[in-house]
Context: one part of a larger RNA
């Protein structure tokens, strides 16, 4: 419960696309549905409320009178809403030039390290730790050179940087392709925002099925430390870590902060595009527009902080929240191969 509120007390879906709904720029006509005036019907008594009467009084009652939130019909207004018709460009979007970026999809390619195999040198140790010790190594290891092979990842550039809706993206070189940001105003003429349902993406584990498997590495093994030691450390190691297809749908999917619009003091740095000015110049320096960051003003705010990328001040839609356990559980639906996942109580009890 017609209320407060959701950055850290409870509380913004993980994210986008976008149905239905709500919500909606500037100007002119006309409608009159909503909105507004004003008249007439009607809203039975009885309660309620005024005022007054009657039982000693009150309760009860009787008479008058007010109301009776309300409906319908007529007449009228036309400002705002809506409705229709004809218009405008400043919101939206199209065009078109020049530029940026790990945005996505596929393909080839490279060098560095790692391990392993095979030869060379070489010899008694190596590896490991706080320190041991499991381990390796005379069937020749460690070290080192040479030759292959095979996987995964791309030191340096690298950033307080850039790109995407999120999740995310980082060697190079081709193709294919998605948005954003700037400049010119040429078309379009409100086409907008939002966004129940719904559809679509979605890290990491994790499942299917086939491949791959260097290094890491849950499980597991020994080997240490411990009163133990199902750890931490150290050997070793299999799921998996990768690739193709298909699934699962979570997360501190965090900015712990839902989108879109106005509007409100600034300083200091960085990306990206545009102008000026400077010799036609690079730098730099002045201006803008988009972005990313630091401090900080007014206001806010319980505080901490927020502070034009707002948690200031507004308007529109969506989402959520209602003391703590019980519980994001039970049941039941609907998804899933499973694992579970969405949706979600309630007895109790403090």
């Nucleotide at each position: 419960c017609u209320g407060g509120g959701c950055g850290u007390a409870a509380a913004g879906c993980g994210u986008g696309c976008g149905u239905a709904g709500g919500c909606g720029g500037c100007a002119u006509u006309g409608u009159a549905a909503g909105u507004c005036g004003g008249a007439u019907g009607u809203g039975a008594a009885a309660u309620c409320c005024c005022g007054g009467g009657g039982c000693u009084c009150a309760a009860c009652u009787c008479c008058g009178g007010a109301a009776c939130g309300g409906c319908a019909u007529c007449c009228g207004a036309a400002a705002c809403u809506g409705c229709a018709a004809a218009g405008c460009u400043u919101g939206a979007g199209u065009g078109c030039a020049g530029g940026a970026g790990g945005g996505g999809a596929g393909a080839g390619c490279a060098g560095a390290a790692u391990u392993c195999a095979c030869g060379g040198u070489g010899u008694a140790g190596c590896g490991g730790u706080g320190a041991a010790a499991u381990g390796c190594g005379u069937u020749g290891a460690u070290a080192u050179c040479g030759u292959g092979a095979a996987g995964a990842a791309u030191a340096c550039c690298g950033g307080u940087g850039g790109c995407g809706a999120a999740g995310g993206c980082g060697g190079c070189u081709c193709u294919c392709u998605g948005g954003a940001a700037u400049g010119c105003a040429a078309c379009u003429g409100a086409c907008g925002c939002u966004g129940a349902g719904g559809c679509a993406c979605g890290a990491a584990a994790g499942c299917g099925u086939g491949g791959g498997g260097a290094g890491c590495a849950a499980a597991c093994a020994g080997g240490a430390u411990u009163a133990g030691a199902u750890a931490c450390c150290c050997u070793g190691g299999u799921a998996g870590u990768c690739c193709a297809c298909g699934c699962c749908g979570u997360a501190a999917a965090c900015g712990g902060u839902g989108c879109g619009c106005a509007c409100u003091u600034g300083u200091c740095g960085u990306u990206g595009g545009g102008g000026g000015a400077g010799u036609u110049a690079a730098c730099c320096c002045c201006c803008u527009c988009a972005g990313u960051g630091a401090c900080g003003g007014a206001g806010c705010u319980a505080a901490c902080g927020c502070g034009u990328u707002a948690a200031g001040u507004g308007c529109g839609c969506c989402g959520c929240c209602u003391g703590g356990g019980g519980a994001g559980u039970a049941c039941g639906g609907c998804c899933g191969c499973a694992a579970g996942g969405c949706u979600a109580a309630a007895a109790c009890u403090c």

A computed fold for a 350-nucleotide part of an RNA from a metagenome, annotated as small-subunit ribosomal RNA, central domain. The RNAcentral record of the full RNA draws on SILVA. Rfam family: Bacterial small subunit ribosomal RNA. The coordinates come from a structure-prediction model, not an experiment, and the mean pLDDT is 90.